c-di-GMP-I riboswitch aptamer from Neobacillus mesonae, 92 nucleotides, folded computationally.
NCBI's taxonomy places the organism under Bacteria, Bacillati, Bacillota, Bacilli, Neobacillus.
RNA sequence: AACAGAAAAAGGCAAACCUGUUGAAAAAUAGGGACGCAAAGCCGAGGAUCUAAGGUAAGUGAGGGACUUGCUAGGAUGGCCGGGUUACCUGG
Numbered sequence: 001a002a003c004a005g006a007a008a009a010a011g012g013c014a015a016a017c018c019u020g021u022u023g024a025a026a027a028a029u030a031g032g033g034a035c036g037c038a039a040a041g042c043c044g045a046g047g048a049u050c051u052a053a054g055g056u057a058a059g060u061g062a063g064g065g066a067c068u069u070g071c072u073a074g075g076a077u078g079g080c081c082g083g084g085u086u087a088c089c090u091g092g
Base pairs, nucleotide, nucleotide: 003091004090005089012037013036017032018031019030020029021028022027035079041085042084043083046081047080048077049076050075054072055071056070057069058068059067060066
């Protein structure tokens, strides 16, 4: 130093849920709260997944983007997987 996380210490993060705010939504954010996490630190959307305001196609309708359905990411998730990078303790 690669590598590993059985036991231990110091500390760290914080799911669901609740409340406020933002958003069309997915979701984000602050506080409370702990299911878990050895990178659940940081970077970044390659795969995967979620959403569909707007756009678009078809249909309904006397008619009007009025209604219904499909498709669509420039939206979202890093606590779904892979990647880059740095680091505490212990073993080595």
The coordinates come from a structure-prediction model, not an experiment, and the mean pLDDT is 85. The sequence was found by an Rfam model in a public genome assembly.